This is a predicted structure of a 350-nucleotide part of an RNA (small-subunit ribosomal RNA, central domain) from an Actinomycetota bacterium.
It was read from a public genome assembly.
It matches the Rfam family "Bacterial small subunit ribosomal RNA". Its family is annotated with ribosome and structural constituent of ribosome in the Gene Ontology.
NCBI's taxonomy places the organism under Bacteria, Bacillati, Actinomycetota.
Its mean pLDDT, the model's own confidence on a scale to 100, is 89.
[in-house]
Context: one part of a larger RNA
RNA sequence: UUGGGCGUAAAGAGCGUGUAGGCGGCCUGAUAGGUCUCGUGUGAAAGCCCGCGGCUCAACCGCGGAUCCGCACGGGAAACCCUCAGGCUCGAGUCCGGAAGAGGAGAGUGGAAUUCCAGGUGUAGCGGUGAAAUGCGCAGAUAUCUGGAAGAACACCCGUAGCGAAGGCGGCUCUCUGGGACGGUACUGACGCUGAGACGCGAAAGCGUGGGGAGCAAACAGGAUUAGAUACCCUGGUAGUCCACGCCGUAAACGAUGGAUGCUAGGUGUGGGAGGUGUCGACUCCUCCCGUGCCGAAGCUAACGCAUUAAGCAUCCCGCCUGGGGAGUACGGCCGCAAGGCUAAAACUC
Numbered sequence: 001u002u003g004g005g006c007g008u009a010a011a012g013a014g015c016g017u018g019u020a021g022g023c024g025g026c027c028u029g030a031u032a033g034g035u036c037u038c039g040u041g042u043g044a045a046a047g048c049c050c051g052c053g054g055c056u057c058a059a060c061c062g063c064g065g066a067u068c069c070g071c072a073c074g075g076g077a078a079a080c081c082c083u084c085a086g087g088c089u090c091g092a093g094u095c096c097g098g099a100a101g102a103g104g105a106g107a108g109u110g111g112a113a114u115u116c117c118a119g120g121u122g123u124a125g126c127g128g129u130g131a132a133a134u135g136c137g138c139a140g141a142u143a144u145c146u147g148g149a150a151g152a153a154c155a156c157c158c159g160u161a162g163c164g165a166a167g168g169c170g171g172c173u174c175u176c177u178g179g180g181a182c183g184g185u186a187c188u189g190a191c192g193c194u195g196a197g198a199c200g201c202g203a204a205a206g207c208g209u210g211g212g213g214a215g216c217a218a219a220c221a222g223g224a225u226u227a228g229a230u231a232c233c234c235u236g237g238u239a240g241u242c243c244a245c246g247c248c249g250u251a252a253a254c255g256a257u258g259g260a261u262g263c264u265a266g267g268u269g270u271g272g273g274a275g276g277u278g279u280c281g282a283c284u285c286c287u288c289c290c291g292u293g294c295c296g297a298a299g300c301u302a303a304c305g306c307a308u309u310a311a312g313c314a315u316c317c318c319g320c321c322u323g324g325g326g327a328g329u330a331c332g333g334c335c336g337c338a339a340g341g342c343u344a345a346a347a348c349u350c
Base pairs, nucleotide, nucleotide: 003322004321005320006319007304008303012318014201015200016199017198021194022193023192025088026087027086028085029084030083033081034080035077036076037075038074039073040072041071042070049065050064051063052062053061054060091191092188093187094186095184096183097182103177104176105175106174107173108172109171110154114150115149116148117147118146119145120144121143125136126135162169163168206247207246208245209244210243211242215241216240220236221235222234223233258317259316260315261314262313263312266295267294268293269292270291271290272289273288274287275286276285299306300305323350324349325348332343333342334341335340
C1' cells in the first nucleotide's frame, strides 16, 4: 500500500525471441459502443447533513430541504477513444550499391616458446629464496648444438580501436552463416512499441560418458617462516584446465543505470560511411549520418556526480523496492545425476 521510488541509501530480471495483454502516426467519411448533454422513471422509510419547530433544556421526537455520488429507457452532440470503409508516407520493413568488423560454426595450416625423448660437446654443480632447505645432478645434471614427439596458447600489430542482445570474441587460410552503419529513394503502406507466462542463449567452477594431458594447478606431500602457520614463500603434484556429446543456469552476469520514441547549448578525440572545396591524383579543410570516449550550458541530484550514449524534459509498456537481523533461510512445489538452482515465509529479536 492513496503514495513515493529503483547509478552509489531497499529496489532494473544476466541477455534475447516472442504469446496473451497494455499502448500506438497523418487525412477523409460513416456508425454511435465508450464519452458528453437534456428529459422521464427509479434510487422505500428510518438514519447521517442543513433549516424550522414540539416536550422548561438536552437526549428524544415532528416537518421541510439536501443527498442517495447509481441504474434503466428515450431524444440529441460527434472533438476524443473504439469499430467499419477509403486514402497517405514521415514510423516500420523490403529492394539496389559500394565499404567496415577478434560476430558465429566447421575444416585445414604456421611460427615462437615450454616439457619430454634420442644423440653430440662438456664438467660439478644446477635450481630456488629475504636467507635457506626440500628437490635435481658423477648411473654425467644445469649450459649448449642437432634431430624427433606432444599438448596448449597465439608476442609485436593492439588502440577508453572494432564486432556481438548479453555471456563474450584476437596467428593465418578456406567453406557455410547472423547482424549492423552509410548512400540511392524503386517498392509495401502503420505492417509499430513493450511484453505477464513461455521458449532459447548464457563466463568460470562443477557433473556424466569417451578421449587428451605440454604448461599451469584446487586437494595432497615435503621444505621453510612462525609462539603456532591446517597460510602467504619454495620443491613436487592429482582432479581440473583442452576436445566431442549431454547436463548445470549461477556471478561485483556492472554502466551496480530495463526497453522504445520525441525534444533540450556547445567544445574536443577516435572508428565506419556519404557528400563538397581542392588536386593530374592523394592528403589537408568543410558539411551530414551512425558508433565510441573525454570536457562542459541549462536542467537534475542528498551529495558525489549525470549532462544529445542523461541520472534533463515528456509519453508508453515490463521488472522490482517498502526498517535491520532471522534469511535469500525453513516448509511446500517445480527443475537437476548430484552439487544445487528457482519460487519464498513466520516465530522471535533490535